[in-house]
Source information:
Predicted 3D model of RNase P RNA and transfer RNA as a complex of 442 nucleotides.
């Protein structure tokens, strides 16, 4: 100087005014409730997207099979996961390191446009070679039959590569070496897999984010779940059904076990309330121990949003950072502007996406 | 807040992973006509954005953006 990886912050302090809960006190009021004062608390790393996984609640229990959906190397972590850690394999980079929806197309089926002779039990357009016939200027040329994938050309992709033997010309047809694949043996590893040796001419295209096969997982709905109380209005029509049983327990089907007198649709009308669920939890921080790590065990310590048209804001002063301008004493002074993305709504663990600016640590390459 | 669906020219709307993405309405120009309409001919205008799989993506997969629908009571 150029990079790679990980972690963290994401303005600070003070004054005044304001907003939402909580606790205490006071006043008004029959109650419901309202007002005032004091104290303390009040957004995030993503609160977001809602892409996964759970907790929780309801569906009587949450049953079986098919179908459907999801995941996909190995070992571990976790409440669980499509997440995380470690490792393996493949690819990229000089390297630190990064990327991979990473089972199977050596089960079956489908597809591979255009170009090209041929795109899947491969194939003969040109070329090369042989034979027959014809012509001939005796160099060859033409037609037909056959052999040949070594060469040309097309394509994203053309049935291993190099050298030789062989042949009319050729070809794993055969041989040596190399590459790949399959089988066997030995060693290492929990395992994926790796290392070494032998045998087999076996040479087998791609695509499963195509159908499909294999292994594993999977009941549905979601806090507007669900429950209690209060209140308003206006009900009407159609269809199916009341034990020969509609409908429901699953978005589809079957079986089993039940519940069961209402269910579905259309028109119309009403409300915009209170409380519970509700926020302390797979919680944060520190230390010790186990583990490469993710993480776990133990001990200590701390805790602080719960709104329901939805609070967390405004302003002033000082400081901080960045940019620009001016002055010079060249790193100081003065002035102006800017300081992101975004904002809880049942909660939690992840992933993904957005983000001005800044801090710390480790590592690599070049000089 | 929770859950579902959609996105192709100005509008509607089709598509087996494969030629330049149909068709209709509209727009522009021309023909016809005295002029206009109708009709005929020709032309212009698109796969929401970015990655990935694949030889090749409107189509398959992922992420993002935008639009839209449903939810309470009488019941």
């Nucleotide at each position: 100087g150029a990079g790679c990886c990980g972690g963290c912050c994401g303005g600070g302090c003070g004054g005044c005014c304001g907003c939402g809960g909580c606790g205490g006190g006071g006043c008004c009021c029959u109650c419901a409730g309202g007002c005032c004062c004091c104290g303390g608390c009040g957004a995030g790393g993503a609160a977001a997207g809602u892409c996964c996984g759970g907790a929780c609640u309801c569906c009587a229990c949450a049953g079986g099979g098919c179908a459907g959906g999801g995941u996909g190397a190995u070992g571990g972590g976790u409440a669980a996961c499509g997440c995380c850690c470690a490792c393996c394999c493949g690819g990229g980079g000089u390297g630190a390191c990064c990327c991979g929806c990473g089972g199977g197309c050596a089960a079956g089926u489908g597809c591979c446009a255009c170009a090209g002779a041929a795109a899947g039990c491969a194939a003969a357009c040109c070329g090369c070679c042989g034979g027959a016939c014809g012509c001939u200027c005796u160099g060859g040329c033409g037609u037909c039959c056959g052999g040949u994938c070594a060469g040309g050309g097309u394509g994203a992709a053309a049935c291993g590569g190099u050298g030789g033997u062989g042949u009319a010309a050729g070809a794993g047809a055969c041989c040596a070496c190399c590459a790949g694949c399959g089988c066997c043996c030995g060693g290492g590893g929990c395992g994926a897999c790796c290392c070494g040796g032998g045998c087999g001419g076996c040479u087998c295209g791609g695509u499963a984010a195509a159908c499909c096969c294999c292994a594993c997982c999977u009941g549905g709905a979601g806090c507007a779940a669900g429950g209690u109380c209060a209140g308003a209005c206006a009900g009407g029509g159609a269809g199916c059904g009341u034990c020969c049983g509609a409908g429901g327990g699953c978005g589809g089907c079957c079986c089993g076990c039940c519940c069961g007198a209402g269910c579905u649709c259309c028109c119309g009308g009403g409300u915009a309330g209170a409380c519970c669920g509700c926020u302390g939890g797979a919680g944060g921080c520190c230390g010790u121990c186990g583990g490469c790590a993710a993480c776990g065990a133990c001990g200590g310590u701390c805790c602080u949003a719960g709104a329901u048209g939805g609070a967390u804001g405004g302003u002033c002063g000082c400081c901080g950072g960045c940019u620009c301008c001016g002055g010079c004493u060249u790193g100081c002074c003065g002035g102006a502007g800017c300081c992101a993305c975004a904002g809880a709504a049942u909660c939690c663990g992840g992933c993904u996406u957005a983000c001005a600016g800044g801090c710390c640590g480790g590592c690599u390459c070049g000089u | 807040g929770c859950g579902g669906g959609a996105u192709u020219g100005g509008c509607c709307g089709a598509a087996u992973g494969g030629c330049u993405u149909a068709g209709g309405c509209g727009c522009u120009g021309g023909a016809c006509u005295g002029u206009g309409a109708a009709u005929c001919c020709a032309g212009c205008c698109a796969c929401g954005a970015g990655a990935g799989u694949u030889c090749g993506a409107u189509u398959c997969u992922c992420u993002c953006a935008u639009c839209u629908c449903g939810c309470c009571c009488c019941a």

It holds a member of the Rfam family "Bacterial RNase P class A". Rfam classes the family as a ribozyme.